[in-house]
Context: one part of a larger RNA
RNA sequence: CUGGGUGUAAAGGGAGCGUAGGUGGUUUGGCAAGCCAGAAGUGAAAACCCGGGGCUCAACCCCGCGGAUUGCUUUUGGAACUGUUGGACUGGAGUGCAGGAGGGGUAAGCGGAAUUCCCAGUGUAGCGGUGAAAUGCGUAGAUAUUGGGAGGAACACCGGUGGCGAAGGCGGCUUACUGGACUGUAACUGACACUGAGGCUCGAAAGCGUGGGGAGCAAACAGGAUUAGAUACCCUGGUAGUCCACGCCGUAAACGAUGAAUACUAGUUGUUGGCAGGCAUAGCCUGUCGGUGACGCAGCAAACGCAUUAAGUAUUCCACCUGGGGAGUACGUUCGCAAGAAUGAAACUC
Numbered sequence: 001c002u003g004g005g006u007g008u009a010a011a012g013g014g015a016g017c018g019u020a021g022g023u024g025g026u027u028u029g030g031c032a033a034g035c036c037a038g039a040a041g042u043g044a045a046a047a048c049c050c051g052g053g054g055c056u057c058a059a060c061c062c063c064g065c066g067g068a069u070u071g072c073u074u075u076u077g078g079a080a081c082u083g084u085u086g087g088a089c090u091g092g093a094g095u096g097c098a099g100g101a102g103g104g105g106u107a108a109g110c111g112g113a114a115u116u117c118c119c120a121g122u123g124u125a126g127c128g129g130u131g132a133a134a135u136g137c138g139u140a141g142a143u144a145u146u147g148g149g150a151g152g153a154a155c156a157c158c159g160g161u162g163g164c165g166a167a168g169g170c171g172g173c174u175u176a177c178u179g180g181a182c183u184g185u186a187a188c189u190g191a192c193a194c195u196g197a198g199g200c201u202c203g204a205a206a207g208c209g210u211g212g213g214g215a216g217c218a219a220a221c222a223g224g225a226u227u228a229g230a231u232a233c234c235c236u237g238g239u240a241g242u243c244c245a246c247g248c249c250g251u252a253a254a255c256g257a258u259g260a261a262u263a264c265u266a267g268u269u270g271u272u273g274g275c276a277g278g279c280a281u282a283g284c285c286u287g288u289c290g291g292u293g294a295c296g297c298a299g300c301a302a303a304c305g306c307a308u309u310a311a312g313u314a315u316u317c318c319a320c321c322u323g324g325g326g327a328g329u330a331c332g333u334u335c336g337c338a339a340g341a342a343u344g345a346a347a348c349u350c
Stems, first nucleotide, its partner, number of pairs: 004321003007304002012318001014202004021195003025089007033082002035078008048067002050064005092192001093189003096185004104178007111155001116150007126137002163170002207248006216242002221237004259317006267295013299306002323350003332343004
């Protein structure tokens, strides 16, 4: 390399858009590059195979307008398939029209509960915390309770293997702007499709830069406990950070540990968004399209399990794997303010 694989054994890129490339629906005409058939030329000799012959045999050697030399070139035909070109089609794809669903996104405004703090009233000796305590707070009046105020962050109930989003993710309410999906219809385009190396964009948390903000929580840190020790678990405090704006970082068990697309292959039962039909109409039944769950046959699988949301049966394209350690390290390169990220070995060893 081939073969074989990638849920859990090594292996699916974090996700999307898309360039080159690869692959591509039905039908018809032309061409003939691939493809098929015929012919001609060439394919040196030796070697090889076949048929003869010579050394006593064999190895070895010689002869044959014998074969083979799977190739190349030229030429004549063929047209199923691939290709190419012209025409046509509507089932793939897209547009239009009519609808309903949604924490999809961005911005602005608003709301109530709770924590903390401040002010005032009532009130008096404790509060807090734990397995038990102590540190801590409190007669300079705490905790508790009532009224008023400030500020920040998060949105109880509804809430649901419920919804939306490509993934990351998204949840109080209102408004504005805005993306996508779904259903019905069948008016329009007429293969416009699928995948996608590079590339571009998005991408939790933590972290970084500048400027704000800072209630609660809380790495670091301090103290109190525990303990043989306790650089921890528990407690009292507490700074970065968590929040906002702009810019970077580009990684996660970024997980369904399962790439995308299409077609086909028993069923049963929930739930969610539409539509159609029926009926005895708070509703129920039947059918159908899209999502999301549970179970289960065939089949698959080492087993666990998967099973129309496949890990089944097939096709197309991409990514990735090839014993463990060394090592996601070293070196080089690219990116980054840095932290570091990406790419990514070998010696040696078992």